[in-house]
Background: This is a predicted structure of a 345-nucleotide part of an RNA (small-subunit ribosomal RNA, central domain) from Stenocereus thurberi. The full RNA is in RNAcentral, with records from SILVA.
Context: one part of a larger RNA
RNA sequence: CUGGGCGUAAAGGGCGCGUAGGCGGUGAAUCGGGUUGGAAGUGAAAGUCGUCAAAAACUGGCGGAAUGCUCUCAAAACCAAUGAACUUGGGUGAGAAAGAGGAGAGUGGAAUUUCGUGUGUAGGGGUGAAAUCCGGAGAUAUACGAAGGAAUGCCAAAAGCGAAGGCAGCUCUCUGGGUUCCUACCGAACGCUGAGGUGCGAAAGCAUGGGGAGCGAACAGGAUUAGAUACCCUGCUAGUCCAUGCCGUAAACGAUGAGUGUUCGCCCUUGGUCUACACGGAUCAGGGGCCCAGCUAAAGCGUGAAACACUCUGCUUGGGGAGUGCGGCUGCUAGGCUGAAACUC
Numbered sequence: 001c002u003g004g005g006c007g008u009a010a011a012g013g014g015c016g017c018g019u020a021g022g023c024g025g026u027g028a029a030u031c032g033g034g035u036u037g038g039a040a041g042u043g044a045a046a047g048u049c050g051u052c053a054a055a056a057a058c059u060g061g062c063g064g065a066a067u068g069c070u071c072u073c074a075a076a077a078c079c080a081a082u083g084a085a086c087u088u089g090g091g092u093g094a095g096a097a098a099g100a101g102g103a104g105a106g107u108g109g110a111a112u113u114u115c116g117u118g119u120g121u122a123g124g125g126g127u128g129a130a131a132u133c134c135g136g137a138g139a140u141a142u143a144c145g146a147a148g149g150a151a152u153g154c155c156a157a158a159a160g161c162g163a164a165g166g167c168a169g170c171u172c173u174c175u176g177g178g179u180u181c182c183u184a185c186c187g188a189a190c191g192c193u194g195a196g197g198u199g200c201g202a203a204a205g206c207a208u209g210g211g212g213a214g215c216g217a218a219c220a221g222g223a224u225u226a227g228a229u230a231c232c233c234u235g236c237u238a239g240u241c242c243a244u245g246c247c248g249u250a251a252a253c254g255a256u257g258a259g260u261g262u263u264c265g266c267c268c269u270u271g272g273u274c275u276a277c278a279c280g281g282a283u284c285a286g287g288g289g290c291c292c293a294g295c296u297a298a299a300g301c302g303u304g305a306a307a308c309a310c311u312c313u314g315c316u317u318g319g320g321g322a323g324u325g326c327g328g329c330u331g332c333u334a335g336g337c338u339g340a341a342a343c344u345c
Stems, first nucleotide, its partner, number of pairs: 003317004008298001012313001014200004021193003025086002029082002033079002035075003040070003047062003050058002089190001090186003095180002101175007108152001113147007123134002160167002205246006214240002219235004257312006265290011294301002318345003327338004
């Protein structure tokens, strides 16, 4: 490389948008580039065989070399092309309902902490047990008041929304997407995928400026222990929060790429529509639980497949060395992306 594979054995890109490319709806017409068929032509040199007694030589055979190339005639299913149509894919509009989708602004209550004042007196706190720690400079407790920051109890759910990361008190403003529906419209099928590219991307971290209640790496004490650079306790700094910029990684997981079509049934549930109205029934789009066939090494998956097929893309090829070295690109740093070999089993 091929072949076989990629939920758990090696292997799906963290996720979108999208360029090139690849692939691609329906029926009739034209064309004849690809394609298919027939006929004809071409058929070199080397080499080798043959022939003449030998050699040179040769009108020669094989070979090269036929699935080739050229010309011409024909076919028109398929691929391509041309020009005009169609509506199922796709898109647009009207109506309807749902949602923690995003951004900004405002605001509420509970609780923790601190401060002030009153009451009140000797403990509080913490643990397996203790101690460090706080407390006659009056703590803890309790009542009232004030300040400030962060998170949003119940509702709450296998619930909902989002491409993923993710999103939750309440109100307002701006705004993205999806669903459904008797239908209406477009008809350039405008589609699917997508190397490069580009954007988004938890937490931690970085830069600058704010903020700082609680929690809390590091650090310091107290315990435990043979030791204890830990688990437990008392403190507490970065950080956690906000604004702007960077970083670009996660068990970024459904460990399952995107899209399309076909497939036995049952149950629950969210948002629509139709019908019935006592329960219900039908259908579209989601979210879950069982299961037939089929698949699978098995456990399991099972109409949102890991079944049966098709299109495009990413990735894999024994363990270690190693996600390391070197080089390149990138970043303020930390690092990230790309990514070997010797050697060894």